[in-house]
RNA sequence: CCAGGGGGCCGGGCAACCGCGUGGGAACUUUAUGGUCCUUCGAGGAAAGUCCGGGCUCCACGAAACAAGGGUGGCGGGUAACGCCCGCCGACCUCCGCAAGGGGGUUAGGGAAAGUGCCACAGAGAGCAAACCGCCAAAGGGGCCUUCGGGUCUCAUGGUAAGGGUGAAAGGGUGCGGUAAGAGCGCACCGCGCAACCGGCAACGGAAGCGGCAUGGUAAACCCCACCCGGAGCAAAACCGAAUAGGGGCGCCGCGCCAGCGCAAGCUGGCAGGUCUGUUUCGGACCGAGGACGCCCGGGUUGGUUGCUUGAGCGCACGCAGCAAUGCGUCGCCGAGAUGAAUGGUUGCCCUUUGCGGUCGCGUCCUUUCAGGAUACGGGCCGCUCUGACAGAACCCGGCUUACAGGCCCUCUGGCGUA
Numbered sequence: 001c002c003a004g005g006g007g008g009c010c011g012g013g014c015a016a017c018c019g020c021g022u023g024g025g026a027a028c029u030u031u032a033u034g035g036u037c038c039u040u041c042g043a044g045g046a047a048a049g050u051c052c053g054g055g056c057u058c059c060a061c062g063a064a065a066c067a068a069g070g071g072u073g074g075c076g077g078g079u080a081a082c083g084c085c086c087g088c089c090g091a092c093c094u095c096c097g098c099a100a101g102g103g104g105g106u107u108a109g110g111g112a113a114a115g116u117g118c119c120a121c122a123g124a125g126a127g128c129a130a131a132c133c134g135c136c137a138a139a140g141g142g143g144c145c146u147u148c149g150g151g152u153c154u155c156a157u158g159g160u161a162a163g164g165g166u167g168a169a170a171g172g173g174u175g176c177g178g179u180a181a182g183a184g185c186g187c188a189c190c191g192c193g194c195a196a197c198c199g200g201c202a203a204c205g206g207a208a209g210c211g212g213c214a215u216g217g218u219a220a221a222c223c224c225c226a227c228c229c230g231g232a233g234c235a236a237a238a239c240c241g242a243a244u245a246g247g248g249g250c251g252c253c254g255c256g257c258c259a260g261c262g263c264a265a266g267c268u269g270g271c272a273g274g275u276c277u278g279u280u281u282c283g284g285a286c287c288g289a290g291g292a293c294g295c296c297c298g299g300g301u302u303g304g305u306u307g308c309u310u311g312a313g314c315g316c317a318c319g320c321a322g323c324a325a326u327g328c329g330u331c332g333c334c335g336a337g338a339u340g341a342a343u344g345g346u347u348g349c350c351c352u353u354u355g356c357g358g359u360c361g362c363g364u365c366c367u368u369u370c371a372g373g374a375u376a377c378g379g380g381c382c383g384c385u386c387u388g389a390c391a392g393a394a395c396c397c398g399g400c401u402u403a404c405a406g407g408c409c410c411u412c413u414g415g416c417g418u419a
Base pairs, nucleotide, nucleotide: 001415002414003413004412005411006410007409008408009407010406012350013349014348015347016346017345018344020042021041023039024038025037026036028034029032044390048401049400051399052398053397054396055395056233057232058231059230061283062282063281064280065279066278069229070228071227072226073225074088075087076086077085078084089109090107091106092105093104094103095102096101110224111223115222116221117218118217119216132164133163134160135159136158137157140155141154142153143152144151145150172190173189174188175187176186177185192211193210194209197206198205199204237306238305239304240303247297248296249295250294251293253291256271257270258269259268260267261266273287274286275285276284313333314332315331317330318329319328320327321326351388355384356383357382358381359380360379362378363377364374365373366372367371
C1' cells in the first nucleotide's frame, strides 16, 4: 500500500438578533389555566418497526391438578427477564498452508426404532423393494466348426446386483481374495453400531475391543419429548369538578326447608339451589325475583390535576473477580417532560463535499547540480460553484431487526514492498 473480517466514534462548529417550552427566582396586578423580567436546561443511534422480554397500573375470587392454545429447542454461564448476550461443542462452507493445523463465516443443532403423511418427473425399482442394458450358465433344445478332446453362437430356464443407464437420492466406500459370473461371501483399512474405560461441569472428544457387516431421506410436514407462559394496556389507571335517565327490553335459574326474635311486616343463622370458571376438588363471595348472572338498545360526562421522569440510570473514571458476557466496591454526575403537542427563523464567518479557473514551486522530474529550469501528477493558497446522510420523544427500561451521504480511530488474517 492492497484485499477480506471485527469493534468504536463523529455526523457540522462559532457568534449576533428575534422567537418557543420545562424548572428556579424577582416584583406586579384585574389573584387568573395571569402576563412581564432574569437565569438553567431542552430529541436519537436508531427516537423507526411494534418483533420479543420486563417495570408499573387495573381486572379476572383464590389454591391445586388436568385440558385447550401459544412459545423456545446442542452444552454451560450472564441477566429482572427474554426468542437476547458471552464462551464452548458438533455439522457445513471458505481462506492460508506440502501436511499437521490455524483464521473467518453460517447453523430453525432434541426425536425418523410411537404413529401418520410426502419423495413429482425420469427410471426395472423410491419402503421394505427391484432387473432396463448387461455378466454367467454345469444340466435341457437348436445351429456352425472340429485335430472327436472340445470350441462357439442362440433359445428356454435359472443365477446375479460387481459394471452401465435413470434420478436430488438406488440400500455402506476403496482394495485384495474368492466365484460359473457376482455379492461383506471372506479379509484389510475407513465408516456404522455396542457396553465399559480415559479427559471434560456438560454438549462432546479419545485410544483399544467386539459385532451384525446392517434399518433411505424429510419434522421451517402433522406429530412425540423436554422446559416456559393469566388478560389488557398510560387511549392503563387515581382524584377533583360538572352533568344526566338510580332509564328500557329480553333470556335463564330459583323464589324452598329448619331454628330463634317479633302482633305483623320483617330480621338473623344453618341446609339445599343458582352465579362467579374450559373441567374437577377444596375454600370464599354474591343472590332470594322489586334479585344475582348473561345479552341488546338508549342517555350523560369529551373539563382539570396526578400518573410524568432519580432510574434493573449515566461516567470516552478507578480497583477487584472472571477467557468473556457481566458482577461487586469507591468516586463523580442529574442532561426534555410537551398535551393538537415546545426546541425554530434570519445573517455573517469557519469546516466538509463536487467541479472549474488562477497562483506557489513543497513533493516529483530534468540539467551545465552550494544552483537553475519544468509543472502532467500529488500537495499548499485564493476565487467562483456545489455538498452536508438516515431521520422527531409522548410512561419507562433491556434487546432484536431495518435505514444511513461522508469522515476518523483501534485491531485480526493474508499478499506486496521497505528497513

Predicted 3D model of a 419-nucleotide RNA (Bacterial RNase P class A) from Altericroceibacterium indicum. The coordinates come from a structure-prediction model, not an experiment, and the mean pLDDT is 75. Taxonomically the source falls in Altericroceibacterium (Bacteria, Pseudomonadati, Pseudomonadota, Sphingomonadales). The model forms 94% of the base pairs in the Rfam consensus. Its Rfam family is "Bacterial RNase P class A". It is annotated as a ribozyme. Its family is annotated with dimeric ribonuclease P complex, tRNA processing and ribonuclease P activity in the Gene Ontology.